[in-house]
Formats: sequence, C1' cells, structure tokens
RNA sequence: UCCUGAAAAAGGCAAACUUAGCGAAAGCUAAGGGCGCAAAACUGCGGGACUAAGGUAGAAGUAGUGCUAUGUCAGCCGGGUUGCCAGG
Repeated sequence: UCCUGAAAAAGGCAAACUUAGCGAAAGCUAAGGGCGCAAAACUGCGGGACUAAGGUAGAAGUAGUGCUAUGUCAGCCGGGUUGCCAGG
C1' cells in the first nucleotide's frame, strides 16, 4: 500500500419513539433512547427516492387536482476522500 474480516481488544455512531425548537413540507438541531451499522465518518459527483413553499396548467366558491427543486434523504445504491484492530 492492497485484499479479507469483526472472532478478540480499545473504541465509535445511533433507528423507531418521546420532549423542546426550526421549517410550507420532506426533513433538520438538542436531550433522552437503542433498531442496527466494519466505515451508519465526511462529501449532493452519478443514479434513485421524498416534499411542493414559489411557479405553472387546470378547475372551482364552501372546490383544492396535475407538473415542477432552487428544498430534503449519505442509515437507498454507486463514486470520491479519510480512518481503528486482526489476518493474508
């Protein structure tokens, strides 16, 4: 440096849910919590998914539809960067 692996050791992260806050929403932040994760560390480059404020098309007055990301998801997949231990 590359490959394989989590059996051991030291550790790490933290799903759902609850509370508080932010946000139009998806979702995010903090505390609790622990489903799980060998990169569940970082990164919106490619694919995919979610939301639809605004825009737009339509429709319509006690109606509320469709399309759309500039928004979001790294714990959806792939890529890039970095990293502990063991074996080869």

Source information
c-di-GMP-I riboswitch aptamer from Desulfotomaculum sp., 88 nucleotides, folded computationally. Lineage of the source: Bacteria > Bacillati > Clostridia > Desulfotomaculaceae > Desulfotomaculum. The prediction has a mean pLDDT of 86. Rfam family: c-di-GMP-I riboswitch aptamer. Its family is annotated with cyclic-di-GMP binding in the Gene Ontology. Rfam's curators write: GEMM was predicted in a large-scale screen for bacterial structured RNA regulatory elements.